[in-house]
């Protein structure tokens, strides 16, 4: 060069058109506890970008970014 495969809270990971984008770890808050640790109930975060198709996109499609594999 070309071709694939990956991008979702702080990190892990779901979700493969439609409902509130869930779930664990973590963080704050408020409860028990003499205090921590631990449980408990509660909050905050997030769909790489940019266009397209579609009543409707995180999903599909194109192209850009970045990581990563293969071929030559």
């Nucleotide at each position: 060069a070309c071709u694939c495969u990956u991008a979702u809270g702080g990190u892990c990971u779901a979700g493969g058109g439609a409902u509130a984008a869930a779930g664990a770890c973590a963080u704050u808050a408020a409860g028990u506890u003499u205090u921590c640790a631990g449980c408990u109930u509660a909050a905050a975060a997030a769909c790489a970008a940019g266009a397209g198709u579609u009543u409707g996109a995180a999903u599909c499609u194109c192209u850009u970014u970045a990581a990563g594999a293969g071929u030559a």
Molecule: transfer RNA
Organism: Tethya sp. XMU02001079